Context: one part of a larger RNA
RNA sequence: UGACGGGGGCCCGCACAAGCGGUGGAGCAUGCGGUUUAAUUCGAUGCAACGCGAAAAACCUUACCUACCCUUGACAUGUCUAGAAUCUCUUAGUAAUAAGAGAGUGCCUUCGGGAGCUAGAACACAGGUGCUGCAUGGCUGUCGUCAGUUCGUGUCGUGAGAUGUUGGGUUAAGUCCCGCAACGAACGCAACCCUUGCCCUUAGUUGCCAGCACGUAAUGGUGGGAACUCUAAGGGGACUGCCGGUGAUAAACCGGAGGAAGGUGGGGACGAUGUCAAGUCAUCAUGGCCCUUACGGGUAGGGCUACACGCGUGCUACAAUGGACAGUACAAUGGGAAGCUAAGCUGCGAAGUGGAGCAAACCCCUUAAAACUGUUCUCAGUCCGGAUUGGAGUCUGAAACUCGACUCCAUGAAGUCGGAAUCGCUAGUAAUCGCGGAUCAGCAUGCCGCGGUGAAUAUGUUCUCGGGCCUUGUACA
Numbered sequence: 001u002g003a004c005g006g007g008g009g010c011c012c013g014c015a016c017a018a019g020c021g022g023u024g025g026a027g028c029a030u031g032c033g034g035u036u037u038a039a040u041u042c043g044a045u046g047c048a049a050c051g052c053g054a055a056a057a058a059c060c061u062u063a064c065c066u067a068c069c070c071u072u073g074a075c076a077u078g079u080c081u082a083g084a085a086u087c088u089c090u091u092a093g094u095a096a097u098a099a100g101a102g103a104g105u106g107c108c109u110u111c112g113g114g115a116g117c118u119a120g121a122a123c124a125c126a127g128g129u130g131c132u133g134c135a136u137g138g139c140u141g142u143c144g145u146c147a148g149u150u151c152g153u154g155u156c157g158u159g160a161g162a163u164g165u166u167g168g169g170u171u172a173a174g175u176c177c178c179g180c181a182a183c184g185a186a187c188g189c190a191a192c193c194c195u196u197g198c199c200c201u202u203a204g205u206u207g208c209c210a211g212c213a214c215g216u217a218a219u220g221g222u223g224g225g226a227a228c229u230c231u232a233a234g235g236g237g238a239c240u241g242c243c244g245g246u247g248a249u250a251a252a253c254c255g256g257a258g259g260a261a262g263g264u265g266g267g268g269a270c271g272a273u274g275u276c277a278a279g280u281c282a283u284c285a286u287g288g289c290c291c292u293u294a295c296g297g298g299u300a301g302g303g304c305u306a307c308a309c310g311c312g313u314g315c316u317a318c319a320a321u322g323g324a325c326a327g328u329a330c331a332a333u334g335g336g337a338a339g340c341u342a343a344g345c346u347g348c349g350a351a352g353u354g355g356a357g358c359a360a361a362c363c364c365c366u367u368a369a370a371a372c373u374g375u376u377c378u379c380a381g382u383c384c385g386g387a388u389u390g391g392a393g394u395c396u397g398a399a400a401c402u403c404g405a406c407u408c409c410a411u412g413a414a415g416u417c418g419g420a421a422u423c424g425c426u427a428g429u430a431a432u433c434g435c436g437g438a439u440c441a442g443c444a445u446g447c448c449g450c451g452g453u454g455a456a457u458a459u460g461u462u463c464u465c466g467g468g469c470c471u472u473g474u475a476c477a
Stems, first nucleotide, its partner, number of pairs: 001477002003474003007471007015461002019425005026316008034307002042053002064302007073125001077124002079121005086103007107114002127291002130289003136285002138280003141276001143274001148187006154163003167178003193268004198236007208225002212223003239262001242256005318418001322377006334365003339358002344353003384415001389410007431453007
């Protein structure tokens, strides 16, 4: 100087407490361990691995296994030889591939040849998702959006170092004020950026419709309008600015006014010096090592989907604040051309048919659902719950056996609120309800977004966990 303490002081955080809802019990989905297997590819492993890499494993992907094939190679550059390139067909084979047949004679040219492509030969070489993340770059997680981490000069100390950065207040903050052998400065904090909440200006189509007029069964449908909503560009607005009190006449705090908004208005992006030899050689790049008729390359089939079991994360429930049936209302974000697909018709339905419109404020996806109104069920393993299984189908796709999603009929399991323990959340939040998107031929209970309805509680900091500052002890470094 640090680190540590079942030492002390001060302070903070959904850390506890106060509340609300869960997980842990059931069924299923998904990931992991284990086991099994020819293979069940590889990585990630306390927090910070486990719906993680994977924003889509039927083939492909695919790296794994089995079988069959290739060896200058699927791909790059260089040398030589031949041939335009290219296309079609036959036979054998699951295919990779092998053997053969036919069509075709291009472009530039100084007629030597050249460009491009294909085939063959030999060699330099290619290739490797092989090893090492403890050789590395880059990227990332984490402490932590915690308030810290340092430097120059000066001063003090033999020195390691200290001071500044400590102290008194204050703050979300090393934020600011005052004091002070320190004076300044840098990276962080904050602000500048995006979004949302209010207003104004400009603009007015595909969006809007107050007033005027026309028209309809009805609809901004039409003339028209530029007010309103909205759209999207530019401005304004909030600064402790004003008032009162407290405070040290400071910083600041408390209350108030005005205001759409008040003390960082809400949310996001943004992550200091460093820590964990943290993660990644399988995104990529790369040193070293290793393979080179194979640890490279191709094809088919299988596997990654196995299943005595254990764990994580979720979905659905156990019901009456509910289930069923009927009627009826209100969104936002987004996506669309090998696409979104309307009306109509067929089917109980998944869907089929049909083909209007739309590169989209125009058309389509697109009826939001919970809610509300009415009827019914009356506490039961039920008109709860839907697993499982049988049958019949739809769709995508060469192809749904291993191994897709969905529909209909039948079946109707466990489950009556969950032990020890444990998680999330402080407001448009939790809870609950549906909708959209990426990936994608098909496949969502996952992920990323969007809106609807919309709470309870916080006396407080004794305790648990994590963290910051000062101080103290130490046989630790």
A computed fold for a 477-nucleotide part of an RNA from an uncultured bacterium, annotated as small-subunit ribosomal RNA, 3' major domain. The full RNA is in RNAcentral, with records from ENA and SILVA. Model confidence (mean pLDDT): 84 of 100.